[in-house]
């Protein structure tokens, strides 16, 4: 310089273009224990990396842009 793959919840990761984007783990409650850990039950927790098209509808298709990885020069 030219090319591929990825970005979704604190963290790992799901979701055929279609009902309120989930699961599991973590945090925080509760139960359970003399306390704890395991282990049961529960709330919380996302502008789907930004912007823009397409669509009746976009996490998903498209196009730029940002960030990371990696190949080639």
């Nucleotide at each position: 310089g030219g090319g591929g793959c990825c970005a979704u919840a604190g963290u790992u990761c799901a979701a055929u273009g279609g009902a309120u984007a989930g699961a599991a783990u973590g945090c925080c409650c509760g139960g359970c224990u003399u306390c704890g850990a395991a282990c049961c039950g529960g709330u919380c927790g996302g502008u789907u990396g930004c912007a823009a098209g397409u669509u009746c509808g976009a996490g998903u298709c498209u196009u730029g842009c940002u960030g990371g990885c990696c190949c080639c020069a």

The prediction has a mean pLDDT of 81.
The RNA shown here (transfer RNA) has 73 nucleotides and comes from Bdellovibrio sp.
The source organism's lineage runs through Bacteria, Pseudomonadati, Bdellovibrionota, Pseudobdellovibrionaceae and Bdellovibrio.
It was read from a public genome assembly.
Rfam family: tRNA. The family's RNA type in Rfam is transfer RNA.